[in-house]
The prediction has a mean pLDDT of 82. Large-subunit ribosomal RNA, domain II from a Planctomycetota bacterium, 730 nucleotides, folded computationally. Taxonomically the source falls in Planctomycetota (Bacteria, Pseudomonadati). The RNAcentral record of the full RNA draws on ENA.
Context: one part of a larger RNA
RNA sequence: GGCGGGGAUUCUAUGGUUAUGGCGAGGUUAAGAGUUAUAAGCUUGAAGCCACAGCGAAAGCAACAAGUCCGCAAUAUACCUUUCGUGUAUGAGGGACGGGGUGUGAUAAGUGCCCGGAGUCAUAGCCGUAGGACCUGAAACCAGUCGAUCUAGCCCUGGGCAGGAUGAAGUCUCGCGAAAGCGCGAUGGAGGUCCGGUACCGGUACUGAUAUGCAAAUCGUUCGGGUGACCUGGGGCUAGGGGUGAAAGGCUAAUCAAGGCUGGUGUCAGCAGGUUCCUCCCGAAAUGUCUCGCAGGACAGCGCGGCUGGAGGUAGAUAGCAAGGUAGAGCACUGAUUGGGUAUUUAGGGGGAGAAAUCCUUCGGUAUCCUGUCAAACUCCAAAUUUGUUGUCGCCUUAGAAGGUCGCAGUGAGGGCGCCGGGGUAAGCUUGGUGUCCGAGAGGGGAAUAACCCAGACUAAGGUUAAGGUCCGUAAGUACCAACUAAGUGCUAAAUAUAAAGGGCGUACGCGGCCUAAAACAGCGGGUAGGUAGGCUUAGAAGCAGCCACCCUUUAAAGAGUUCGUAACAGAUCACCCGCCGAGGGCACGUGCCCCGAAAAUCGACAGGGUUAAGUUGGUCACCGAUACCUUAGAUAGUCUCGCAAGAGAUUAGCGUAGGGAGGUGUCCGCAGCGAGCCGAAGCAGGGGCGUAAGUUCCUGUGGAUCGCCUGUGGAAUAUGUAUCCCGCC
Numbered sequence: 001g002g003c004g005g006g007g008a009u010u011c012u013a014u015g016g017u018u019a020u021g022g023c024g025a026g027g028u029u030a031a032g033a034g035u036u037a038u039a040a041g042c043u044u045g046a047a048g049c050c051a052c053a054g055c056g057a058a059a060g061c062a063a064c065a066a067g068u069c070c071g072c073a074a075u076a077u078a079c080c081u082u083u084c085g086u087g088u089a090u091g092a093g094g095g096a097c098g099g100g101g102u103g104u105g106a107u108a109a110g111u112g113c114c115c116g117g118a119g120u121c122a123u124a125g126c127c128g129u130a131g132g133a134c135c136u137g138a139a140a141c142c143a144g145u146c147g148a149u150c151u152a153g154c155c156c157u158g159g160g161c162a163g164g165a166u167g168a169a170g171u172c173u174c175g176c177g178a179a180a181g182c183g184c185g186a187u188g189g190a191g192g193u194c195c196g197g198u199a200c201c202g203g204u205a206c207u208g209a210u211a212u213g214c215a216a217a218u219c220g221u222u223c224g225g226g227u228g229a230c231c232u233g234g235g236g237c238u239a240g241g242g243g244u245g246a247a248a249g250g251c252u253a254a255u256c257a258a259g260g261c262u263g264g265u266g267u268c269a270g271c272a273g274g275u276u277c278c279u280c281c282c283g284a285a286a287u288g289u290c291u292c293g294c295a296g297g298a299c300a301g302c303g304c305g306g307c308u309g310g311a312g313g314u315a316g317a318u319a320g321c322a323a324g325g326u327a328g329a330g331c332a333c334u335g336a337u338u339g340g341g342u343a344u345u346u347a348g349g350g351g352g353a354g355a356a357a358u359c360c361u362u363c364g365g366u367a368u369c370c371u372g373u374c375a376a377a378c379u380c381c382a383a384a385u386u387u388g389u390u391g392u393c394g395c396c397u398u399a400g401a402a403g404g405u406c407g408c409a410g411u412g413a414g415g416g417c418g419c420c421g422g423g424g425u426a427a428g429c430u431u432g433g434u435g436u437c438c439g440a441g442a443g444g445g446g447a448a449u450a451a452c453c454c455a456g457a458c459u460a461a462g463g464u465u466a467a468g469g470u471c472c473g474u475a476a477g478u479a480c481c482a483a484c485u486a487a488g489u490g491c492u493a494a495a496u497a498u499a500a501a502g503g504g505c506g507u508a509c510g511c512g513g514c515c516u517a518a519a520a521c522a523g524c525g526g527g528u529a530g531g532u533a534g535g536c537u538u539a540g541a542a543g544c545a546g547c548c549a550c551c552c553u554u555u556a557a558a559g560a561g562u563u564c565g566u567a568a569c570a571g572a573u574c575a576c577c578c579g580c581c582g583a584g585g586g587c588a589c590g591u592g593c594c595c596c597g598a599a600a601a602u603c604g605a606c607a608g609g610g611u612u613a614a615g616u617u618g619g620u621c622a623c624c625g626a627u628a629c630c631u632u633a634g635a636u637a638g639u640c641u642c643g644c645a646a647g648a649g650a651u652u653a654g655c656g657u658a659g660g661g662a663g664g665u666g667u668c669c670g671c672a673g674c675g676a677g678c679c680g681a682a683g684c685a686g687g688g689g690c691g692u693a694a695g696u697u698c699c700u701g702u703g704g705a706u707c708g709c710c711u712g713u714g715g716a717a718u719a720u721g722u723a724u725c726c727c728g729c730c
Stems, first nucleotide, its partner, number of pairs: 001730006011131013026050003032044004054061002064098001067097004074090006099115006134274004141264006152238009161228001163195003166191001170187003174183003200225003205221002208219002240256001242252003277664006287300005301411002303408006312396003316393008328381001329379002334375003339370006346364001348363006414438010443454003458634007468624003471609002477621001479620006490611002502596003506593005512587001514585002523580005529553003534548003559574001563572002636653007665719001667716006673709004683702008
């Protein structure tokens, strides 16, 4: 891993509530006793409990057996009666008053709680609480015990260390010396001395081998110690908050920041995983407040079911009347803010004149006028939406709305998108409001893709459309009309999937001036002069370094000069003019498409092929395309009509997680009843039917002895695919 088996909401006590049953202003027994067969049961047993009165902290005091009205169901009756219905009377329950008890208060008013009799016992369902309390799961904590055959330290008693090197003290001979002593040479054999492949102990590096190993620490080479604080045998001692430790939190039997084992123990866990048959109806939340609270709770909000209630309700539209200060806009206020004018003995600064006083001028200040702007915490203004209320319409509602009340929950991590805000450079960011969807929503489209578009799925069949599409893969137009694009631009609605400022004599369209047969624009031919080299400056400055001025003359026209050029001149050219030519030319602005701007890491993306339309813009008609819509048939549920009933007909409804409610299927064990079976039970295998489903039935074979009931009733150790589930086999 496969298969099979096991495997999780239970039991007791006690409360709440609902249903059913008994009795009922009462209900009920408990222990115990008797009887019985030590059983079941029956007969007893009012102690106790609940109810019958409340209010008050307490002392204490102590309530409608109904006075008035409304009125549902129901009953009676009248009318119209075709049904439906309408009116009147009575009217349980219900409601509104009135009245009462008690506390407070002042013997008040007012006000809080309560008052016109329904409970109680038993059984069952759901839920709360206490217990292991749905199952599984810690690390821990405490107690008692067992360990020093591993290892740490110590004690007692034994054992072991090839060979070589070095050569301390001491001693001796000799020499020197007055002596103390010194020196040479021998001798001597010290040392936590040296070398070391003795033995033995260790374990440095390869971060080698090994890595389901030879081995739960080994192997190889290399390396450290090797007469010592050395190594080692045997025997002893120290024990768990304790020991031992040349100290690493090391070691204390493969276990150590507190050993192992057993017990407390089914520890606790707001945490994690798992929790077993079917169908039908409804269907959430991820918010608020508080919380040693933020992974949890409590209350409220939102869901489900029951009871009550008895006529209105209000998600939509519209009109009237009210409310408002946001968007926008504005500058009248509060502030910010551009330029200018005027006034001012106006703080101050600069400049000038003057001996000074002072004066003039300029910047600035203040005031005011004109002009141009800005504001969440500005407003002279001011919407749309919005809110309240009233009317009308629509929709829901006696087939029972609104409201009230009881029981059972889940949720209290939310998220995307559109719009409006706060924070942030920004974010698939964060935090609010509002709507929507996902969550809990299938189907079609968007290549794929929770929340984007279409559309809310009872079953089956057929048809029509939506979004989106119609060259191929791929259902449907190689459709039509008119344009644009030449960039493969593009063939992407958006979204996680980008493109900007700025450029373009690319091209199409529009618009406004201008020039033009008195000849434009382009091209070609020709001219482009004189005063004068203007003055200044300068080494020079002659149209052309720079400064100032920018006139006059001759002319068809010609600047005191547009660009190049020279050291300065010269030279070339332009403006301007004439001729040739002969029809449109030129400038600015706007719009569409296109181009540049445009760089990323494996080879590569319109999703691909491909495409000049199969791209883009505007228009038109077809077709394809969903579980949408329509038709037919059927099932279920609600309601109505007919019917004694069975049933028939009509009409409406349909997603669903957490969760609530309803109805069913199967398994096992009883009791009573009815049955099947060796002429073949259960089980198993294959096949045929029935049921929406859980399931069930028939046939054949196998099997070889028990089994069933579409009978009633009672009880459960009652349903498996998941828990890194447990056990077995393979």